This is a predicted structure of a 111-nucleotide RNA (TPP riboswitch aptamer (THI element)) from a Paracoccaceae bacterium. Its mean pLDDT, the model's own confidence on a scale to 100, is 77. It matches the Rfam family "TPP riboswitch aptamer (THI element)". Rfam describes the family as follows. Vitamin B(1) in its active form thiamin pyrophosphate (TPP) is an essential coenzyme that is synthesised by coupling of pyrimidine and thiazole moieties in bacteria. It was read from a public genome assembly, where an Rfam model found it.
RNA sequence: UGCCGCACCUCGGGGUGCUGGAGCCUGAUCCAGCUGAGAUUUGCGUGAGCGCAUCAACCCGUUGAACCUGAACCGGUUAACACCGGCGGAGGGAAGGUACGGCAUCGCAUC
Repeated sequence: UGCCGCACCUCGGGGUGCUGGAGCCUGAUCCAGCUGAGAUUUGCGUGAGCGCAUCAACCCGUUGAACCUGAACCGGUUAACACCGGCGGAGGGAAGGUACGGCAUCGCAUC
C1' cells in the first nucleotide's frame, strides 16, 4: 500500500400481509388468530373497505435475493395469505469513516 474478516460511529434504502368476529351505510375502528427478521406509532385525505405521509423496531447498503419489476407467474405448502423453491449467470436497487486481526506486495536500513 492492496485485499479479506469482524466490530463500532454517522448517513441512507426497504417491506408492513392474510383469516375470523363485532362495529360502522358516510362509519376506515376494535378484538382474536396465522406466518415471518419485521405486519408498529401518529396524522391527513378519501368515502365500503383504501391512498399518502410519519414514527419505532427489524432487515439491508455495490462482495448488493434487504426490497422492487416480471407477477392476477410456475411447483410445494396453508383455512387464506405468508413461508420454501423456481424464475435468477434476468433487469433495477441504498456508503462513507475509524479501530483491530489475517494474507500478500513494495520501499528503506542492517547482516